[in-house]
């Protein structure tokens, strides 16, 4: 790197280093951030795999994720709507995790 299938409304920092960005991309919109972003440590959480049980539920020792806001919203298609207001439903994309090539 593609495919497959699951999951995407739960959770998780007043910490140390660190210094100007940051929320994937691209568009628009809205936010975070010197009252310290991004990184990386430490702590935490528990979604997948795992582990004690055993079909209810528990753990974090191991892989992986993840710890601002629903995958920050919106981007296509169809409903409701008097509607360009909002909403609702799918669906693309995108994250993630098992497994395959």
């Nucleotide at each position: 790197u593609u495919c497959u299938u699951a999951u995407u409304a739960a959770g998780a920092g007043u910490g140390g280093u660190g210094g100007a960005g940051g929320g994937a991309a691209c568009a628009g919109a809205c936010c975070c951030u010197g009252u310290g972003a991004a990184a990386c440590c430490c702590a935490g959480c528990a979604a997948c795999c795992c582990c004690u049980a055993u079909u209810a539920a528990g753990g974090a020792a191991g892989g992986u994720g993840c710890u601002a806001a629903u995958u920050u919203c919106u981007g296509c298609a169809g409903c409701a709507g008097u509607a360009u207001a909002u909403g609702c439903u799918g669906g693309a994309a995108g994250a993630u995790a098992a497994g395959a090539a």
A computed fold for a 101-nucleotide RNA from Halanaerobium polyolivorans, annotated as SAM riboswitch aptamer (S box leader). The source organism's lineage runs through Bacteria, Bacillati, Bacillota, Halanaerobiaceae and Halanaerobium.